[in-house]
């Protein structure tokens, strides 16, 4: 001083889960809001409770381009990281 291995550090990529997004759905009693018709209460004005339906939670089920989290390494790039091997030269003893 070259060469190889490994492991660490940055930076990017790839896969999988999840989430966020969306589509489908389900809740007998007892989620929650708004309540057509129709009931009820009163003489009148007017209220009361509410089925359907819709919205939201929440659950279950799929799907997902990018996104963010976590996990994975025979992924890839980068150097003033670390050690182990071999090979060369010089210098001391």
């Nucleotide at each position: 001083a070259g060469g190889u291995c490994a492991a660490g550090g940055c930076g990017g990529g790839c896969a999988a889960g999840c989430g966020c997004c969306c589509g489908g759905u389900g809740u007998a009693c007892u989620g929650g809001g708004u309540c057509a018709g129709g009931u009820c209460c009163g003489g009148a004005a007017g209220g009361a409770a509410g089925c359907a339906g819709c919205c939201c939670c929440c659950g279950c089920u799929g799907g997902u381009c990018a996104c963010g989290c976590u996990u994975g390494g025979g992924u890839c790039g980068c150097a003033u990281u670390u050690g182990g091997c071999c090979u060369u030269c010089c210098a001391c003893c």

Model confidence (mean pLDDT): 75 of 100. Bacterial small signal recognition particle RNA from a Holosporales bacterium, 93 nucleotides, folded computationally. The gene name in the source record is ffs. The model forms 93% of the base pairs in the Rfam consensus. Lineage of the source: Bacteria > Pseudomonadati > Pseudomonadota > Alphaproteobacteria > Holosporales.